[in-house]
Context: one part of a larger RNA
C1' cells in the first nucleotide's frame, strides 16, 4: 500500500504426513492337545553279581513300566509391525475456477445452540445473547 480495502468456502494442480479398508506378509508371546531326549525319583526285576550272613538268603545291577520333562509338531484365537486396490478428511504451496458468507446498518445486524435444506461459502425455522448501527425517552457517571 488505508473499500480499487479486507476476507470465506467448494472445486482444480503439486508436495507432505495421517485415519479407515477386503486381503497379503512377518514378529514375539500365551493357551489346548500330540510326541517325547537326557536325568532324578517311584514300581518291577523269571536275567546278572567279587566283598555280608546261619548257604539259603539279604543287598546291588542290567532290562522293563510310570510321574515330571527340553526340543519338535498340530489347532484355534489374541497382540504388535509392514504392505494394501479403493477411500476420508488435514497441513503447506507469488499471481488457477465459482461465487461474496463475514468485517461499515457489509447492503437480510451479527453471533451461539439445534433441526432441515443447499455447488460452495451458506439459507431457512425455533430458542437465546448484545460483543448491533440509527432515532426518541429514562436512569447513572464525568466535565
Nucleotide at each position: 500500500c488505508a473499500c480499487c480495502g479486507c476476507c470465506c468456502g467448494u472445486c482444480a494442480a503439486g508436495c507432505c504426513a495421517u485415519g479407515g479398508a477386503a486381503g497379503c506378509c512377518g514378529a514375539g508371546g500365551g493357551u489346548a492337545c500330540c510326541c517325547g531326549a537326557a536325568g532324578u525319583c517311584c514300581g518291577u526285576g523269571a536275567c546278572c553279581c567279587a566283598a555280608c550272613c546261619u548257604c539259603g538268603g539279604a543287598g546291588g545291577g542290567a532290562g522293563c513300566g510310570g510321574c515330571c520333562g527340553a526340543a519338535g509338531g498340530u489347532a484355534a484365537a489374541a497382540u504388535c509391525g509392514g504392505u494394501g486396490a479403493c477411500u476420508g478428511g488435514g497441513g503447506c504451496u507469488a499471481a488457477g475456477u465459482c461465487g461474496u458468507a463475514a468485517c461499515a446498518a457489509g447492503g437480510u445486524a451479527g453471533c451461539c445452540g439445534u433441526a432441515c435444506g443447499g455447488g460452495a461459502a451458506c439459507g431457512u425455522g425455533c430458542g437465546g445473547c448484545u460483543g448491533g448501527a440509527u432515532c426518541a425517552c429514562c436512569u447513572c457517571c464525568u466535565u
Predicted 3D model of a 143-nucleotide part of an RNA (small-subunit ribosomal RNA, 3' minor domain) from a Rhodothermales bacterium.
Rfam family: Bacterial small subunit ribosomal RNA.
Lineage of the source: Bacteria > Pseudomonadati > Rhodothermota > Rhodothermia > Rhodothermales.
The sequence was found in a public genome assembly.
Model confidence (mean pLDDT): 83 of 100.